[in-house]
Context: one part of a larger RNA
Molecule: small-subunit ribosomal RNA, central domain
Organism: uncultured bacterium
RNA sequence: CUGGGCGUAAAGAGAUGCGUAGGCGGCUUUGUAAGCGGAUAUUGAAAUCCCACGGCUUAACCGUGUGGCUGGUAUCCGAACUGUGAAGCUAGAGUAUGUGAGGGGUCGCUGGAAUUCCCGGUGUAGGAGUGAAAUCCGUAGAUAUCGGGAGGAACACCAAUGGCGAAGGCAGGCGACUGGCACAUUACUGACGCUAAGGCUCGAAAGCGUGGGGAGCGAACCGGAUUAGAUACCCGGGUAGUCCACGCCGUAAACGAUGGAUGCUAGCUAUUUGGAGGUAUCGACCCCUUCAGAAGCGAAGCUAACGCGUUAAGCAUCCCGCCUGAGUAGUACGAGCGCAAGCUUAAAACUC
Numbered sequence: 001c002u003g004g005g006c007g008u009a010a011a012g013a014g015a016u017g018c019g020u021a022g023g024c025g026g027c028u029u030u031g032u033a034a035g036c037g038g039a040u041a042u043u044g045a046a047a048u049c050c051c052a053c054g055g056c057u058u059a060a061c062c063g064u065g066u067g068g069c070u071g072g073u074a075u076c077c078g079a080a081c082u083g084u085g086a087a088g089c090u091a092g093a094g095u096a097u098g099u100g101a102g103g104g105g106u107c108g109c110u111g112g113a114a115u116u117c118c119c120g121g122u123g124u125a126g127g128a129g130u131g132a133a134a135u136c137c138g139u140a141g142a143u144a145u146c147g148g149g150a151g152g153a154a155c156a157c158c159a160a161u162g163g164c165g166a167a168g169g170c171a172g173g174c175g176a177c178u179g180g181c182a183c184a185u186u187a188c189u190g191a192c193g194c195u196a197a198g199g200c201u202c203g204a205a206a207g208c209g210u211g212g213g214g215a216g217c218g219a220a221c222c223g224g225a226u227u228a229g230a231u232a233c234c235c236g237g238g239u240a241g242u243c244c245a246c247g248c249c250g251u252a253a254a255c256g257a258u259g260g261a262u263g264c265u266a267g268c269u270a271u272u273u274g275g276a277g278g279u280a281u282c283g284a285c286c287c288c289u290u291c292a293g294a295a296g297c298g299a300a301g302c303u304a305a306c307g308c309g310u311u312a313a314g315c316a317u318c319c320c321g322c323c324u325g326a327g328u329a330g331u332a333c334g335a336g337c338g339c340a341a342g343c344u345u346a347a348a349a350c351u352c
Stems, first nucleotide, its partner, number of pairs: 003324004007306002012320001014202002017200002022195003026089007034082002036078008049067001051065005092192001093189004097184004104178007111155001116150007126137002163170002207248006216242002221237004259319006267297003272293007301308002325352003334345004
């Protein structure tokens, strides 16, 4: 370079959200002729190569002849396709208008239940815990119960097989600011598009820095058990942390283990979510059609099988990323990034 692949065998990068270069790109008319096709001329030395014949006893080798030698150059012709110039179109894309749903995001305010602690009342000998116990708490009055207070964190029911978000993720209530999406009617722009190496941005948990906060839980740690031992599982405590602000880190079974876009290819289900139209109705549900989402099952087809199946892993096109036996190893070295922890990039010897 080529080939074959990437749900589970090696392989889809966490998101590809924004987007640069690049690659690819809708319909019609017309020009051009770079790509493309044809013709002619010229060149493509000889040797080598193919074929035929011939010469050394044969062969290698040699000779003669024909052909060929990815091709180059010039001129002319063609115009379907690609490119390019011009003009136009509306099916892609976008804008406007009107509706609508939503835990989408940021900030602020606020509510009730519960746990814990503190104060006071009632009250007395237990409580807690387990397989059973013990450590532990309690006559300095616990547990229980009633009243009051403090503080932090999380939001029962609604709740879903449900919704929103690019992913990570998002859930008490109210308000402010703000992103995206769907549907409908026309109107407008007129290919403005798709993908995306680098780049930028976001990115659970844990961890790190500075300053707060600290109820519950709880790595480490200390006890009690269990056990042959028990650096565990169980129990009693408990520090970091978990929470907030700002700044880092940049990784996950970051999963649908399935990159993005577009078109095409049977349906069924309903308790499914959001919209529009029709029908019905007092109105809603129901019923029919349609668009967008999220599920279950399945034609064809695909698949090694499992399974996938209009939300494809089917049939195709475009672009990107990645894989190439196992171990060594996601390691060493180098480089970049980071406060550090470490992350990213990424081998080889050797072994089988």